[in-house]
RNA sequence: UCUUAUCAAGAGAAGCAGAGGGACUGGCCCUAUGAAGCUUCAGCAACCACCGGAUAUUUUCUGGUAAGGUGCUAACUCCAGCAAGUUGAUUUCAACUUGAAAGAUAAGA
Numbered sequence: 001u002c003u004u005a006u007c008a009a010g011a012g013a014a015g016c017a018g019a020g021g022g023a024c025u026g027g028c029c030c031u032a033u034g035a036a037g038c039u040u041c042a043g044c045a046a047c048c049a050c051c052g053g054a055u056a057u058u059u060u061c062u063g064g065u066a067a068g069g070u071g072c073u074a075a076c077u078c079c080a081g082c083a084a085g086u087u088g089a090u091u092u093c094a095a096c097u098u099g100a101a102a103g104a105u106a107a108g109a
Stems, first nucleotide, its partner, number of pairs: 001109007012041005020030003024081004042073003047069002049065006077102001082099007
C1' cells in the first nucleotide's frame, strides 16, 4: 500500500511524570480533583487461536473456552465534513434517514 470483516455493547486502579489530549478540519468536550507518555496489576471483548454442531465442503452459519498472538478499557468512530432523500421553514438554514469518504482494529497479501 491492497483485500476482507467489524465499528450503538463492554471493561480502570496504582506508581513515575508534569501539559496537553480526543487521527485531520470545524464544533463540542476531557484535563493541575493531574493530559500525553512509560511501568505494574486488573478487567472487557472474542479478530486470530482452541473444542464442538450444522451445511456438504478450499465454503458458509452457529454454540462454547479464555491458557496463547493482537486489540481495547470518557463521550456511538464524541458530532459533523461528501452525496442522495424526507420534513419544516423558503436567503438559505435546521432536524432526521440512508449510502459513501476518512479513520480505527483484526486477518491475509